[in-house]
RNA sequence: AGAGUUUGAUUCUGGCUCAGAACGAACGCUGGCAGCGUGGAUUAGGCAUGCAAGUCGAACGGGAUCCGGGAGGCAGCAAUGUUUUCCGGUGAGAGUGGCGGAAGGGCGAGGAACGCAUGGGCAACCUGUCCCCCGGGUGGGGAUAACGCCGCGAAAGCGGCGCUAAUACCGAAUGGGGCGGGUCUGGCGAUUGCCGGGCCGGUUAAAGGCGGGGACCCCGCGCGAGCGGGGCCCGCCCCCCGGGGAGGGGCCCGUGUGCCAUCAGCUUGUUGGCGGGGUAACGGCCCACCAAGGCUUACGGCUAGCUGGUCUGAGAGGACGACCAGCCGCACUGGGACUGAGACACUGCCCAGACUCCUACGGGAGGCUGCAGUCGAGGAUCAUUCGCAAUGGGGGGAACCCUGACGAUGCGACGCUGCGUGGAGGAUGAAGGCCCUCGGGUCGUAAACUCCUGUCACGGGGGGAGAGGCGGAGGCGGUUAACGGCCGCCCGGGUCGACGGUACCCCGAGAGGAAGCCACGGCUAACUCUGUGCCAGCAGCCGCGGUAAUACAGAGGUGGCGAGCGUUGUUCGGAUUUACUGGGCGUAAAGGGCGCGUAGGCGGCCUGGCGUGUCGGGUGUGAAAUCCAUGGGCCCAACCCAUGAAGUGCGCCCGAAACUGCCCGGCUCGAGUGCGGGAGGGGAGACCGGAAUGCAUGGUGUAGCGGUGAAAUGCGUUGAUAUCAUGCGGAACACCGGUGGCGAAGGCGGGUCUCUGGAACGCCACUGACGCUGAGGCGCGAAAGCAGGGGGAGCAAACAGGAUUAGAUACCCUGGUAGUCCCUGCCCUAAACGGUGCUGACUUGGGGUGGGGGGAUUUCACCCCCCCCGUCCCGGAGCUAACGCGUUAAGUCAGCCGCCUGGGGAGUACGGCCGCAAGGCUAAAACUCAAAGAAAUUGACGGGGGCCCGCACAAGCAGAGGAGCAUGUGGCUUAAUUCGAUGCAACGCGAAGAACCUUACCCGGGCUUGACAUGCGGCUGCGCGGCCCGCGAAAGCGGGCCUCCUUCGAGGGAGCCGCACAGGUGCUGCAUGGCUGUCGUCAGUUCGUGCCGUGAGGUGUUUGGUUAAGUCCAGCAACGAACGCAACCCCUGUGUCCAGUUGCCAUCGCGUAACGGCGGGAACUCUGGACAGACCGCCCGUUCACACGGGAGGAAGGUGGGGACGACGUCAAGUCAGUAUGGCCCUUACGCCCGGGGCCGCACACGUGCUACAAUGGCCGGCACAGAGGGAAGCGAGGCCGCGAGGCGGAGCCAACCCCCCAAAACCGGCCCCAGUUCGGAUCGGGGUCUGCAACCCGACCCCGUGAAGUCGGAUUUGCUAGUAACGGCGCAUCAGCUACGGCGCCGUGAAUACGUUCCCGGGCCUUGUACACACCGCCCGUCACAUCAUGAAAGCCGUCUGCACCCGAAGCCGCCGUCCUAACCCGCGAGGGGAGUCGGCGUCCAAGGUGUGGGUGGUGAUUGGGAUGAAGUCGUAACAAGGUAACCGUUGGGGAACCAGCGG
Repeated sequence: AGAGUUUGAUUCUGGCUCAGAACGAACGCUGGCAGCGUGGAUUAGGCAUGCAAGUCGAACGGGAUCCGGGAGGCAGCAAUGUUUUCCGGUGAGAGUGGCGGAAGGGCGAGGAACGCAUGGGCAACCUGUCCCCCGGGUGGGGAUAACGCCGCGAAAGCGGCGCUAAUACCGAAUGGGGCGGGUCUGGCGAUUGCCGGGCCGGUUAAAGGCGGGGACCCCGCGCGAGCGGGGCCCGCCCCCCGGGGAGGGGCCCGUGUGCCAUCAGCUUGUUGGCGGGGUAACGGCCCACCAAGGCUUACGGCUAGCUGGUCUGAGAGGACGACCAGCCGCACUGGGACUGAGACACUGCCCAGACUCCUACGGGAGGCUGCAGUCGAGGAUCAUUCGCAAUGGGGGGAACCCUGACGAUGCGACGCUGCGUGGAGGAUGAAGGCCCUCGGGUCGUAAACUCCUGUCACGGGGGGAGAGGCGGAGGCGGUUAACGGCCGCCCGGGUCGACGGUACCCCGAGAGGAAGCCACGGCUAACUCUGUGCCAGCAGCCGCGGUAAUACAGAGGUGGCGAGCGUUGUUCGGAUUUACUGGGCGUAAAGGGCGCGUAGGCGGCCUGGCGUGUCGGGUGUGAAAUCCAUGGGCCCAACCCAUGAAGUGCGCCCGAAACUGCCCGGCUCGAGUGCGGGAGGGGAGACCGGAAUGCAUGGUGUAGCGGUGAAAUGCGUUGAUAUCAUGCGGAACACCGGUGGCGAAGGCGGGUCUCUGGAACGCCACUGACGCUGAGGCGCGAAAGCAGGGGGAGCAAACAGGAUUAGAUACCCUGGUAGUCCCUGCCCUAAACGGUGCUGACUUGGGGUGGGGGGAUUUCACCCCCCCCGUCCCGGAGCUAACGCGUUAAGUCAGCCGCCUGGGGAGUACGGCCGCAAGGCUAAAACUCAAAGAAAUUGACGGGGGCCCGCACAAGCAGAGGAGCAUGUGGCUUAAUUCGAUGCAACGCGAAGAACCUUACCCGGGCUUGACAUGCGGCUGCGCGGCCCGCGAAAGCGGGCCUCCUUCGAGGGAGCCGCACAGGUGCUGCAUGGCUGUCGUCAGUUCGUGCCGUGAGGUGUUUGGUUAAGUCCAGCAACGAACGCAACCCCUGUGUCCAGUUGCCAUCGCGUAACGGCGGGAACUCUGGACAGACCGCCCGUUCACACGGGAGGAAGGUGGGGACGACGUCAAGUCAGUAUGGCCCUUACGCCCGGGGCCGCACACGUGCUACAAUGGCCGGCACAGAGGGAAGCGAGGCCGCGAGGCGGAGCCAACCCCCCAAAACCGGCCCCAGUUCGGAUCGGGGUCUGCAACCCGACCCCGUGAAGUCGGAUUUGCUAGUAACGGCGCAUCAGCUACGGCGCCGUGAAUACGUUCCCGGGCCUUGUACACACCGCCCGUCACAUCAUGAAAGCCGUCUGCACCCGAAGCCGCCGUCCUAACCCGCGAGGGGAGUCGGCGUCCAAGGUGUGGGUGGUGAUUGGGAUGAAGUCGUAACAAGGUAACCGUUGGGGAACCAGCGG
C1' cells in the first nucleotide's frame, strides 16, 4: 500500500466482497507448565441455606453463670458431695443511652435531564466526627424501659398495675459570644449588601465518665487506729456557646451532550408581578390576587446511565462506555413521611399492589441489582473456599470486637506474557507411506543408532519478604506543686501469617511425561494421486461438481500459525462509499417547470473609532489511572512503581489592529433613476378581413363517387361526385417565414384600435452600495382532465361498421361522441430539455445573422470599418471517463440556493397537506440481486443505406417432385435385423462388391497362455509334417502309426504344464494425433516499427480509380513485411527440333481378292522428349498513373480451356469401426473357434438413381466413325455346338504387337399410325446357363410365356453459360460370381439463353443503428397457472403506553377543631385551672383502584392488493436494427396481456 467481481475486450461510474487490528465473547478440534489479568453482556426473572453492621460496662439500671473465701444445714467415720447465706471476683443474654447503620459493597431498570462533562457563580446556603482559637460546663426537677406481678394470643406480638438509673428527658441560673430590634458610626463592594465599632433594651447553653495525687476541710461507719465517699489539685476522654479551617454537600449559570419533521406548533402554575408560606438556602418550589404572557432542534415519539477513557484510524473521524476511577440513578412495584449533621434511607418505618411462605383461619412473615449458591431463560460466564496476617472502614481510652470491603486460594487456554515438549552427530539416503515417464523422486538427518544436556513436571532437603503493631519491666525527655498519672523517644525479652512449607535455593533420577489446528482454484503462501460423476458436497466474493475435479471426500506432500488453531458474531479500517481534512449533479444517481420575494448567508472604494471574530504572551484549571518518554522492581516479558511530558479544551489578565464585524463620516465604478430616437408573433380587451373545409338553397349535368397495397363498409338515379351562384356557421390564419424576433418559463404568428410589461442602444444629469442569492411563502405554469354556462365547421379518444390476420379488442378504410373553441372557476403535471440553477469577474480566434450607435463616403443611400446588446456555426488553450464543451463554457475563480449516494421493491405503502374528482406534493421498510449503469471499441445482425460479385435471380435447356423398379435412410418389426454418418456440409455416405467368409449382430456347440507377440521356469524326446480310426453339423474332443537337424558343447526348432502376459469393432471424436468435410477459389487474415488514443483499439487494410483478385495505380502518418491471390507444376490447344517400333505410308519398288502384306522411307499422322509461342508487346481511343474499350497479327488473346493447389480461422463439424493413442472397463469372457441365422426382415415416409409414358419414337434390316483403359490362377482370337445365356476348344498375347473390342447414337431403307398401342416393361409362371463347398432364406444372366403402373407429373425444387447442357455408347476399380441402374474415367453427336441486378439465396468492402457478443435460430415484455417468502389494506380481536372528565381515596405531611385522659413548665396554700402533649374528628393534597371517552404503538385477523424469487408451463410479440405502426414523456379513454388510440410535448 491494495485486490477480486458488470464487458468479447476497454475506460469510467458504482455497489458487493476480501486481506488488517480489536473483543467481558461463544462454538468445533486439540490441550504440558508458570506469572499477571479477567469471567452472568440474556430475565432490574424468582430465590432454599449460611454469612455480608455493629460496637461501647471508661454513659446507666441490673445481673444469669462460673470461680475463690467465710459461716450454717443435710449425707457420710472422714475425705468429700450437696444446699442456703454472706463477702470478693467474673461478667453472658436482654434493656436504657451514645456513636455508627446515609459509608463501604451491588446493579444500569429508569432517565435526553443542569443527569453528566467542562468552565464559572452563591452578596441565596448547610456541614456530625477531625484541626486551630475564645469562653463555659452552676444548681435543680419529674419520669421511663429493663425487672416484678397479673392478663390476652397458635404465633408475631400486646395490654394493665407496680419499682428504678443515666452522658435519656424537663425547667431554672450565668451570657464573653451568637441571634433579633433601635440608634450613632468606620471601611469596602458587583443591584439585594459585605466586614467592623459604640450605646440602649430583648432573647439564647451544657453532662458527665475513667484514672492519679496528697497538705487541708467535710460527710458516713467505727471507741479508736482506721476504712469508705466527697470537696480540693492533676491527666485523659466527653459536654456547651461562639469564631475560623479542612474536607464533604446543596443550589444557580455559559457551553457541549443520540435518532425521527411521515412529531410543527406547544403551554394555564403556564410567563411575569405584588404579598405570603416553605426550605439550610434562591426560586411559580407552593398559595391568594393582578397582568397575558412564555417557548419554538419547542411539543411529541424512539433509543440510551454520563465521563476519564477503550478499540480502530496516517490523521480528521467512526464505534463503544466490560474490568479500574469520578459523578448520577435504583434497591420487589408504587406512594409517603419519620429520625438525623446527613436519607425520603439496599439488609429502617408506614400504606397500597403483585408474588412467596407460616397459620390453630382469627391473623402474621418476607424482599440476594451484597458474597457464595439454586432454579429458570440462554449460544454463554466460576467456589454454598480460607483469613481478618496486610490495606481500609465502624465502635471503644484501650485491650479488643465487627468487616463476603479487602487479602488470598480454587475453577475456565477467556485474554496478555514467558517457558517447555530436547541438543549435537548420524546415508546404505533403512523400512514403510505417497508419486512415477518404472529410470527414479519425496517424506528425509527425519528415524534407527552414538554422544550429550537437565528447563518444566516428579521425589527428597532447606526456606522467605510481605510485620508492623500490641502489651509487661527499665531508661531519657516533656507536662505538673508533685507523681507510679498523661504525652513523646530509646532499649531489649515475649506475642501475632490466611496465602503456606508456597516463591526461591540445593540434591536425585531420567529423553524419560508434554502437538496440534487450519489451509493449499484466483484474491492468498502452499500440488499430486485416488474416490465421486450437477450426485454427494464446497463456497467470504468470483464461482467449483454433469467420468481424468490442484475448488467435493480421503491420502501423501506442502504452506501458515503453534498450546493453540479455525469458525461464528460485533466494531473500526480498507470505504475519498456522506468527501471538515476529502466527492459530485449535460449523457453514469443528482439543477427545483419558471419567476417575485421573507428570514438567513454573502457583499464595492476611502478615512477615523471600537476590539466581536482573529493573532501573540502570561496565568488558573484540564482528578487519579490510562497513552507517550525516561528511570526503576519482579531472572526476562506480561505486570508493577517513580518522575516527566502530553491532555489540541475552558476561564482570567496583558497586548496587536492587517483582515472580519460594529459605529461615525465620505466616494461613484456595482445597482437604480431621468432624457432621446428606434426594434419586436411580449401580455390583455374590442372590432374587422380574405382563402379553405362543411352545410343549406338554386342552376348545369349523369353514373358513378369515394377509398385502398388490393378491397369493402359508406355516398349516389329521391340525381351523388364534378361545376356555377348565393347564403349560413365555426375554427385556423397560406405566401412573408428565416439557422429570424419577443418573453422568466409555459409560450407567442391575418389586420386595426385602446390599455400595458420588459429589454437593447445613445446621452452621462440625478441617488449614493440602495447589491447578489434566496429555506419557508406568494404568483405564473403546454396538453390532457374536472365543474357550471355557451358554441360546434373541420378534426377526433370512446363507440359502430368494413378490411387485414391464425387471432387483430391494433396499424388501413367509412362513419362518429366527449373533447378541441369562448366565459368563469379548478387541476399543477410533461423527455416543463440546452436533459446544463442564478449572479459577478477573468481567459487566443474565425464566420453568419437580428437590434442600436459611431466613422468614412455620398445629392441621399448602399457597399466598407469600429463599438454595445442578442442569436447561430466552427474552433484554440483548458476541461472531460469518453462523447463532447469551448467569451452564450461543461475553462479559471467567488457568493447563494436546489439536488445525489448500488439495482429492484418504488416515486409505491402508511401518515400528513392540497384537490369536486382524476390525482398531486412529501415519502419509507421488509424482502431480493452482484450487479444495475455511462461513454467509447471490435464484431455480429437489421423487414438501415451505398458500392460490388456468384448459374443467386432473371433468360434458357434438361430434369426431380406423380409411375414401376434399383439403392440409401427414417420408422416399424425382430432372437438379431451389428455399428457409424443426421440441415446446407447424413441419406447409390464409410461399402471400389454382405449367399458361407467378410461380420463387428443373434441362437446353438466348443476352447482358456488362448487365433497372434515377447520373456522366464519346469517337463517331453518329442514336436512339425504325413497317414488312419471313433463321436460330432463343424469347431473341437479322444485315440493309433511313421518321423527332427546338429559343428555334438547340449545348441537350434517345436510341443506340453505353469507364470508374466496376450486379446477386445467394449466406452469416451466432448481427453487426443492424423486425415477429412464446410464457409470457400470467397479475397481476405495478420505482423514489425512508427504515429494517434488514458485504454480496448485505430492507422497501415480507409479514400479515388481499376481488377477475377488487398490485382495494380494515385493519394494518404505511415513505411515495410508475412500467410493468402496470381505465377512457378500437370493435361489440353499451334509450331519447331530430336527419335522411328509393335505405330505411320507421301514418293520409289514388289505383292494381294483385299490389307503398310513386303522392300524401303522418316515426309505426313501418331507416339514422347526438348523447345518456341501470349507480354496489354504493337496500333487507335479514354487516362496523371494503373488500366479499360476497340483493332491488327496469330493455332491461341487480355488469367486461352481444364486440373493439382484451399490464407487467419469457424462449426467442441466427422472419424477411438481404417490405423495410431491417454484414460476407463472385460479376463474359462465384453477374448477365441465353429454350424446356422441376421445385416436383404415391411403398413409406411424421405433422399439419390434407372426405365418409361412414346412418332425428334418403337421395331426390323443395312452401313460407318472413337477414346481411354484392362489382361498370366489373366485376357482369350479364328473354328465348331446352342434361338440364347453359354459350351467345346485353344491360336496369339507378359502387350502402340495378341485379346477384351461388334462402339452406340448417327446415317440409309422398311414397318408401325397415336392406340395404354408393334409404347412401357414391372410382376408372375415355366425352362435353362454360369460362378461357387453351397444360389431355400439371398446371385447374375438366357429363352418361352405373362404383360402391371404409367398418356409428361400439385405445392415446391435441382443442374448447367460451350465442346458446356442434353443425348449416345465404351472402359476400369472392387470382384469366384453378383444384386453396378452406383462410382471413377473415355470418346461420339452437340445446343439454347444471359435484357439486366428490382427481387430470393450466399458472399466482399464502406457506412449507420443496436438494449445482440454461446452474437437475430439473438435479446426481451406483460397477463395467466403453480410453489415459496416478505409486505400493504381489512370487519374485528388481544396487549401496551398515554391525554381528558368524573368517582373513590390508604398511609402521611400540613391546616382546623375537640370529648376523655395526662409527671415535669406557669398560676394557685390547696382543690383546681392554664399551656402543652397524646389521641380522635374534619379538611387540602395524594398512590393504587374504578367509570366514561379519546390518542399513540405493537401483535393477530376470514378475505384482499400488489411485490420478490423459482433449468426446461400457457397466451401472445410490446421494446432493442426504420424491431417491421420510430420510440419515449404527461394526460384521458379503451382492451386477456404485453399494449392500442386521442391531445400536446
RNAcentral holds the sequence, with entries from SILVA. Small-subunit ribosomal RNA from a Candidatus Hydrogenedentota bacterium, 1545 nucleotides, folded computationally. Its Rfam family is "Bacterial small subunit ribosomal RNA". The coordinates come from a structure-prediction model, not an experiment, and the mean pLDDT is 86. Lineage of the source: Bacteria > Pseudomonadati > Candidatus Hydrogenedentota.